[in-house]
RNA sequence: GGCUCCCACGGCGAUGUAGUCCGCCGCGAACCGCCCGCCCCGGGCUGAUGACUACUACCGACGA
Repeated sequence: GGCUCCCACGGCGAUGUAGUCCGCCGCGAACCGCCCGCCCCGGGCUGAUGACUACUACCGACGA
């Protein structure tokens, strides 16, 4: 000096917040959804989760 593993810490997992668990990454990183077309531009679509629970926002139906 390089590589790998473990611990600690930090960051991340297509729209908010919190808890728990899981995964990924270490700033040259993880991450930044899907479909179609005349394709680097245009059009259309789903979900507030990585998963679970709760709240908030949004959407639909019914009742007061």
Model confidence (mean pLDDT): 82 of 100.
The RNA shown here (Fluoride riboswitch aptamer (crcB RNA motif)) has 64 nucleotides and comes from a Thermoplasmata archaeon.
It was read from a public genome assembly, where an Rfam model found it.
The model forms 100% of the base pairs in the Rfam consensus.